[in-house]
């Protein structure tokens, strides 16, 4: 330089909860706060899961939520081998 393998740094993200706020909702932002994370960095293409609307019920198909469900893709820190 590349790649795997790995986490020493007193570095780095931040579950749930709480408060405000946005949305019909699933959840999202923003501060607390710390389960847990070695890509817990970005992306909705594929699957999985939830929501909306419709429907006596059920199917389909639609349109949305999730990257901290899983596969994928793309980029990154470093003590040492």
């Nucleotide at each position: 330089c590349u790649g795997a393998c790995u986490g020493a740094a007193c570095g780095c993200c931040a579950a749930a909860c709480c408060a405000u706020u946005c949305g019909c909702g699933a959840g999202g932002a923003u501060g607390g706060g710390a389960c847990g994370g070695a890509a817990a960095g970005c992306c909705a293409a594929g699957g999985a899961u939830c929501u909306c609307a419709a429907a006596c019920a059920a199917a389909a198909a639609g349109a949305g939520a999730c990257a901290g469900c899983c596969u994928g893709g793309c980029u990154g820190c470093g003590a040492a081998g």
Overview
The RNA shown here (c-di-GMP-I riboswitch aptamer) has 81 nucleotides. The coordinates come from a structure-prediction model, not an experiment, and the mean pLDDT is 77.